Context: one part of a larger RNA
This record gives sequence, C1' cells and structure tokens, in this order.
RNA sequence: CCAGCUGGUGAAUGGCUCGGCUCGAGAGCCGACGACGGACGUGCCAAGCUGCGAUAAGCUCGAGGGACCCGCAUGGAGGGAACGAACUCGAGAUUUCCGAAUAGGAAUCCCAUUACAAUUGCUUCGCGCAAUAGGGAACUCCCCGAAUUGAAACAUCUCAGUAGGGGAAGGAAGAGAACGCAAUAGCGAUGUCGUUAGUAACCGCGAGUGACCGCGACACAGUCCAAACCGAAGCCCUCACGGGCAAUGUGGUGUGUGGGCUGACUCUCAUCGCGAGAACCCGCAUUCGAAGUCUCCUGGAACGGAGCGUGAGACAGGGUGAUAACCCCGUAGAAUGAGGAAGUAUCGCGUGCGUCAGUACCCGAGUAGCAGGGAUCGGAUAUUCUCUGUGAACGACUCAGGCAUCCCCUGAGAAGACUAAACACUCCUCGAGACCGAUAGCGAACAAGUAGCGUGAGCGAACGCUGAAAAGCACCCCGAGAAGGGCGGUGCAAUAGGGCCUGAAAUCAGCUGGCG
Repeated sequence: CCAGCUGGUGAAUGGCUCGGCUCGAGAGCCGACGACGGACGUGCCAAGCUGCGAUAAGCUCGAGGGACCCGCAUGGAGGGAACGAACUCGAGAUUUCCGAAUAGGAAUCCCAUUACAAUUGCUUCGCGCAAUAGGGAACUCCCCGAAUUGAAACAUCUCAGUAGGGGAAGGAAGAGAACGCAAUAGCGAUGUCGUUAGUAACCGCGAGUGACCGCGACACAGUCCAAACCGAAGCCCUCACGGGCAAUGUGGUGUGUGGGCUGACUCUCAUCGCGAGAACCCGCAUUCGAAGUCUCCUGGAACGGAGCGUGAGACAGGGUGAUAACCCCGUAGAAUGAGGAAGUAUCGCGUGCGUCAGUACCCGAGUAGCAGGGAUCGGAUAUUCUCUGUGAACGACUCAGGCAUCCCCUGAGAAGACUAAACACUCCUCGAGACCGAUAGCGAACAAGUAGCGUGAGCGAACGCUGAAAAGCACCCCGAGAAGGGCGGUGCAAUAGGGCCUGAAAUCAGCUGGCG
C1' cells in the first nucleotide's frame, strides 16, 4: 500500500403515518347584549400547548351516557363517582385588562367618578327611546389606478381596467320583466355554461385586441308605484288621556293583454294582503345491528398451516402479541330527537280575474335629440358613459331597426321602484383519491409563523419510529464518579438499552492475509 473480517461513526434505503395536497358535497356571516384579535392570570406540585376567566383545565339545568374519572402528560401526593361522576349535545351563569373601545388620558395602566365619546333619527328636550362604527379566507359591486413587458428601438397601441389603493354589502353579490332582438319568418325578463368564433369588427391595419344574434343546456316568476278618477274615508307614538303627520294630498283606484270615466253584462279561477302551515330529503347527536374465538401443528404471541363449521341487505375499513366476514369497534340495514328544508308547497279569509260599446281624461323634462370636448368599447360615421352649450313631442305621439335624411313596414313605450332559482368563492364541516410519504407533502406530521434574524416593514428554519407489554436493567464488582464498564436479570430479540425499527456509502480503529 491492497484485500478480507470484526466493530465504531454516519445516516441513506425499505416499511410505517395523529400531517398535508386536490376534488366533490354541505354550510356560510360576527359586533356597543362589546366582536375578530391580543395581554395578564388560572392547576396541590405547572415552564410550554390546550381549556377557562377572580365562580378562572371550570359553575347550574335538561337530554344522552355509563363505571370509571381528575386535558396533552403514563409521576408523587390527595381527591371525586350508583344521591349516577367522566364524556357528548343543547340552554343558561360567570366572563379581569387592552382592543371599533366609547367619561378623560395612556397599549394592556392611571385618573376621575356614573359620562352612549362622536355622528344620526325620534323626542315628553331627560342621552328618554333607538341606530351607526369594527372584523371576516376568497368570492361580488362601485370609485381611483400603475409599471416591468410586447411591439425584436419607441410615442398611439399592448401589458390592463391587470397589480395595487379606497369604499359598500351578502351568504352570495350584481343583473332582471324590453323605448329588447330579429327580418318579411318569428322570439319573448335576467344570469351562467357549451357553441357560434379567434368569426364580424377594431388596430403606427404593426404588435395585437375581439363580440352579438342564433342554437344546445341549467334554472324558471313575476310584481309594485307616479298620473288620470275619488277627496280625509288615512298613518305614527301612547296602557290611556293626549299629541304628531297630512289639501305642497294620508288613503282608495291603477300600471300595458293599457288604465281612468260613462253605460251594459258576467261572477269570484289571476294578482296582492292577512292567517294557519307540511313532507320527501340532508347533515348532526343517540340507539339497535348476523355469524367459531372448535381441534391439531409451528411460534414469545395465531389473525398463519391442516381439519371441521357459520353469517351475509353486513367479504368497506380499523384494532387486537404475525395475514381475522364470524374476538373488538364498526359496516349493510333500521329507529328516535332537535335543527335545516321553510314560514316554502299547500289550505282558509279578504281583494277581484274577465266580456262588449262609448268617451278622448292619464301614462315619469333640463329628459330624448343635436353641437363640441373627453373616457370607454369589437362597435367601425353604426358601443356605452360623461362635461359644456342648446333643447323637443304628448299617443293622430315618441323611440329603435349598425352612415345621414324622407315615406312605408316591423318591433317597443325611456326619463320611477322591487324580485326567488339556476352560476362565484372556501375561513369552516363531512366524504373521497391510479396525489405526497418526513430533503416529499402546506413554511409548519414535532414548542411553527415557534426558535432565530432585522430599528422596522418583514424574513423565517430544523427536529417523526424502543418493545406485544416498561417487563425502561434489582443486587454485586471496577472506577474520583449521577461518566463508563463488568457480572447478572427482563424480554422471542438488548448488534430492540431511552435521538433505542431497518442501519447502505464516504470514513475510523483493531485483527488476519498478500506485496514491499
């Protein structure tokens, strides 16, 4: 120096999984009755997590539950429970301090004392009665709104109405019952998905951008005012008395199949209002729920092998000392309860749907339109919105039909309002997976947004596995020794000895052999 062997170090690999990831279904708001979030406390011993709040790992009640219990956390001490604990669900009580934080100030404390601080509505004028605020993972609507980039430079353009900022709301939001489309035929609120279609159209006609109608689906639902006409017949507060609103119109009627008014019919089916009010089904909680623990063998252990049986509306899955339909929990299938479904379907009462004729009373104005400027859009002369100016008609009227104007034709009645379902999302619950299996999968299977870093905004890890059961090595010896070791014991196994399953490689030591 090389090789082998025996050990060490080391942690790969294999196996495992109380964790993730993705999808589906469900469910979906909380808050001045003080939230979300935090600080500080709270246990016999108590540092962390969890729970809870000076009634402090808890108090009371109801229902279930059932013989054990005093969280993670298996120790010591001491307690509780058949007068029914623990545990689960529901309803209450308590709930320090900060925090919208709200008497005043200050982070989690102080000072004052009884103050809804501020804003708003009503008001008997007394904060008397009320309301708002703040939070929420993503989703929705509105307002404001970039740049990198692409155009092979760059300015219109693009990225993009994106990122980001602000506001508002809900379990969804927004939209919505035609002043709509279409085309000589017709359709009949809205939304979403597929297609139409990368088509029509836009564009330094560059780069690029980019629909509608229609068709096929999901789901379906329609209503109320203003006015004409009537004219106090009305509404609100209060136990009442009483007071307030209201002719600048409370209330009735009425709303496109137009209505009103006048006249003649018909009779109570649409709609709206009031009252009563299901079920299928869904998750949750609880309960019931079949059939071998027979013989022999191996073994530490039978759930294995051999033999003989049994159930199945249950042979999904998990546990149990190895691989269990029949040992245990469950599973298929049933039952009960509160909740959702839903104040929905449905029913009852009230209102009145409707037909014919006449009349010509009503139908939303600084609006429609036009000119100019701007934003936006595929919208081109023909999108939508907006600013300045101008500015109609009145149903024998008006608007639209992708240039303008005129006539027809067709469609529709703007300038008032509401509206379920179908569709978006996932903080949350449940289920599933030809997803990952500890350098993977969430950053986080472990004290994880922890330790640590940074003045700060913020950045941000690593760490899983003894054994069936702790049976976790008594006693003795060496030792300075609570180090380490020997003997010995437990155990199938200790080369399973507390960072302990398996235990590769680099690498270290010893021994043996070879070469020198």
The part of an RNA shown here (large-subunit ribosomal RNA, domain I) has 516 nucleotides and comes from Haloparvum sedimenti. NCBI's taxonomy places the organism under Archaea, Methanobacteriota, Halobacteriales, Haloferacaceae, Haloparvum. The coordinates come from a structure-prediction model, not an experiment, and the mean pLDDT is 82. It was read from a public genome assembly.